[in-house]
């Protein structure tokens, strides 16, 4: 560096309430803990949603899936 423990220290928080934003997907806040070794960050590439719509275009999802940067710890190999 690589990897990923019946290790330490810690961190995110899924589904469902409840409020608010949004035409929706769906995002924020608070409760919740299903789970994550990157469930950090990026919308590049695919894919799946959502609006309009003849085409085409505008959007969301990083906890779908590839990739990219960045990061604590130090068992075995």
């Nucleotide at each position: 560096c690589a990897c990923g423990a019946a290790a330490a220290a810690g961190g995110c928080a899924a589904a469902c309430u409840c409020a608010a934003a949004g035409u929706a997907a769906u995002u924020u806040g608070a409760g919740g803990a299903c789970g994550c070794a990157a469930a950090a960050c990026c919308a590049a590439g695919g894919g799946u949603c959502u609006c309009u719509u003849a085409a085409a275009g505008a959007g969301a999802c990083a906890g779908c899936c590839u990739g990219g940067u960045u990061a604590c710890c130090g068992a075995a190999u």
c-di-GMP-I-GGC riboswitch aptamer from a Desulfobulbaceae bacterium, 77 nucleotides, folded computationally.
Model confidence (mean pLDDT): 88 of 100.
It was read from a public genome assembly, where an Rfam model found it.
The model forms 95% of the base pairs in the Rfam consensus.